SAM riboswitch aptamer (S box leader) from an Ignavibacteriales bacterium, 143 nucleotides, folded computationally. Taxonomically the source falls in Ignavibacteriales (Bacteria, Pseudomonadati, Ignavibacteriota, Ignavibacteria). Rfam family: SAM riboswitch aptamer (S box leader). Its family is annotated with regulation of gene expression in the Gene Ontology.
RNA sequence: UUCUCAUCGAGAAAGGCGGAGGGAACAGGCCCUAUGAUGCCUUAGCAACCGGUCCCUACCCGAAACUUCGGGACGGGAUGUCAAGGUGCUAAAUCCUGCCCGCCCAUAUCAUAUGUAGAUAUGGGAAAUGGGAAAGAUGAGAA
Numbered sequence: 001u002u003c004u005c006a007u008c009g010a011g012a013a014a015g016g017c018g019g020a021g022g023g024a025a026c027a028g029g030c031c032c033u034a035u036g037a038u039g040c041c042u043u044a045g046c047a048a049c050c051g052g053u054c055c056c057u058a059c060c061c062g063a064a065a066c067u068u069c070g071g072g073a074c075g076g077g078a079u080g081u082c083a084a085g086g087u088g089c090u091a092a093a094u095c096c097u098g099c100c101c102g103c104c105c106a107u108a109u110c111a112u113a114u115g116u117a118g119a120u121a122u123g124g125g126a127a128a129u130g131g132g133a134a135a136g137a138u139g140a141g142a143a
Base pairs, nucleotide, nucleotide: 001143002142003141004140005139006138007137008136013043014042015041016040017039021032022031023030026098027097028096029095044090045089046088048087049086050085051082052079053078054077055076056075059072060071061070062069063068094135099132100131101130103125104124105123106122107121108120109119110118
C1' cells in the first nucleotide's frame, strides 16, 4: 500500500512548545479558534478491537443403556473488583448534507364525468435518528 471481516449516537483532559487557521479531501451548512484552536511533546485518562474467567448453547465425540453422564465446540451473554500488555481514542453522530430508494412541498404535463385520489418530469426541503451505498476512521487477519 492492497484485500477480507467487524465496529463507528457510549466513554475519556491537564500542562508545555508553537502562533493561524482548523473540523480527512471537494462543495454547502454548522461549529472550534488570539480567553491561543489544529498540530507536536509530556503526564493523566477512556475502554473499541486483540486476551482471561464464568454461564447458556446449535452441533460433534465417548461412556453407560433409553435416557443420563463426561468431554469438545459454532454462536450468544456476563465480567475492567481478571490483567491496562499491543494498537487505538480523549469537541460536536464519522459534526451534518451530497449518490440511490423512500418521505414532504411547489410547478408543469398526462389521465378522468365533477370531486377525492393518481402517474411522470423538474426544482426545492430534512441536517437531534427513514433504509442503503460510497468515502473515511479503528481493529483483527491475509498478501
Record summary
Its mean pLDDT, the model's own confidence on a scale to 100, is 75.